[in-house]
RNA sequence: CGAGCCGGCCGGGCGGUCGCGACGGGCGCCGCCAUGGCGCUCGCCGAGGAAAGUCCGGACUCCGCAGGGCAGGGUGGUGGGUAACGCCCACCCGGGGUGACCCGCGGUACAGUGCCACAGAAAGCAAACCGCCGUCGCGGUCCGCCGCGGCGGUAAGGGUGAAACGGUGGUGUAAGAGACCACCAGCGUCCGGGGCGACCCGGGCGGCUCGGUAAACCCCACCCGGAGCAAGGCCAAGAGGGCCCGGUACGCCGGGCCUGCGCAGGCGCUAGAGGGUUGCCCGCCCGAGCCUGCGGGUAGGCCGCUGGAGGCUGCCGGCAACGGCAGUCCCAGAGGGAUGGCCGUCACGCCGGUCUGCGGACCGGGGUACAGAAUCCGGCUUAUAGGCCGGCUCGUCCG
Repeated sequence: CGAGCCGGCCGGGCGGUCGCGACGGGCGCCGCCAUGGCGCUCGCCGAGGAAAGUCCGGACUCCGCAGGGCAGGGUGGUGGGUAACGCCCACCCGGGGUGACCCGCGGUACAGUGCCACAGAAAGCAAACCGCCGUCGCGGUCCGCCGCGGCGGUAAGGGUGAAACGGUGGUGUAAGAGACCACCAGCGUCCGGGGCGACCCGGGCGGCUCGGUAAACCCCACCCGGAGCAAGGCCAAGAGGGCCCGGUACGCCGGGCCUGCGCAGGCGCUAGAGGGUUGCCCGCCCGAGCCUGCGGGUAGGCCGCUGGAGGCUGCCGGCAACGGCAGUCCCAGAGGGAUGGCCGUCACGCCGGUCUGCGGACCGGGGUACAGAAUCCGGCUUAUAGGCCGGCUCGUCCG
């Protein structure tokens, strides 16, 4: 210098001006006098790395939690981290790359069942299409043999395929074959060594070799109640009705308290509708109301709500994920749903033009993504203009 691998970070800055929302202070007005409402003003705060998809895991809230049985879902090398996870870290094994490094839904295929398209003769108690070899018959012959057909042997060679029942060399044979031998690969088993473990290293023996697929059913091990902030809680109001108090012209009017509306149809009231046991069944428990339609009323406020597995800095432990300690900071909280617009300037690409000492300089125009909180948190995945930083690998050249 070129090509590449991995990790981390930013995602416009500054100033002015107009506006919006939350909180706090001050002032004014209204007021049923309340921790109220409205307006003005000052201070201060105001989206993200993904706020997104809602795919996993949790916090929190409510419901459920005698007993027995059956289903269902998820995860899948080992060790660790964590509140937890399908996430993260480290390692093992397999595959890819010259390398930095990357990828892997990575238990079990001698418990059983299923499947293996197309091609091919044969694809799971394998298989004879071509070829090779033997033999018989017929024909030919230059007497060496050759051709055709039948029967048999053969998995070494060809061809098909993702995959054809180990590889190389030799012995052997009519030709061949783990039929036999040596080495190698693989499987099983035994022994020794290392590691917490997955697993690795070395040696002996064995039959010589037994395919793949579990993101097919299944088996094994471990885990799993349901619903979700419209969770859930409090207050107020309400149609209709009842009671009380006061007034009254005896028609009603006003106020307070309690309940929580009306009509019609159907089913049921112990031979029991319905409900609970929040997947189902048995069993158990509660049980006088339940279901449908029509009409009417209220459809407001507060809490939950943002201080948290919280951010930053330093030290310590750990290879790391992460953990511990100390200091410091407070950082959106709407509900017709705020967080924005404009101008100037700077930064960075793009287009056009001018100049040039070819390095660049100047002028003009236009551009700067994806997107956007709604109970909160940890992850994963997806989208993203442009830019910055660090570590490492390979190649070439120079010293």
Molecule: Bacterial RNase P class A
Organism: Streptosporangiales bacterium